[in-house]
Predicted 3D model of a 98-nucleotide RNA (Glycine riboswitch aptamer) from Marinobacter profundi.
The sequence is in RNAcentral, with records from Rfam.
Its mean pLDDT, the model's own confidence on a scale to 100, is 77.
The organism belongs to Marinobacter, within Bacteria.
């Protein structure tokens, strides 16, 4: 330099789960709110088989470390809109967005 990774925007794809009930509302397949069944793939939360140190000595004990795994606190649960974790090709390094 330049190629991988990462980091940013954009554009594509992109699941799950109630058209639940009851009240109010400007009566609108619509919106808030309570209650009850669910969903996990915004975000968040919690763990070690391993794996790193350490302390012990016959196999012991602490301390740290993860996901799409769980958890369901937040969010969600006809079309349609919107959110989506992720992935793909193309950008870009800012003069863009907030």
């Nucleotide at each position: 330099c330049a190629a991988c990774a990462g980091c940013c925007g954009a554009c594509u794809g992109g699941a799950g789960a109630g058209a639940g009930a009851c009240u109010g509302c400007c009566c609108g397949c619509g919106c808030a709110g309570u209650c009850c069944a669910c969903c996990g793939a915004a975000g968040g939360g919690g763990c070690a088989a391993g794996c790193a140190g350490g302390g012990g000595u016959u196999u012991c004990c602490c301390u740290g470390u993860a996901a799409a795994c769980u958890c369901u606190c937040a969010g969600g649960u006809a079309u349609c809109a919107g959110g989506g974790a992720c992935a793909g090709g193309g950008g870009g390094a800012g003069a863009g967005g907030c």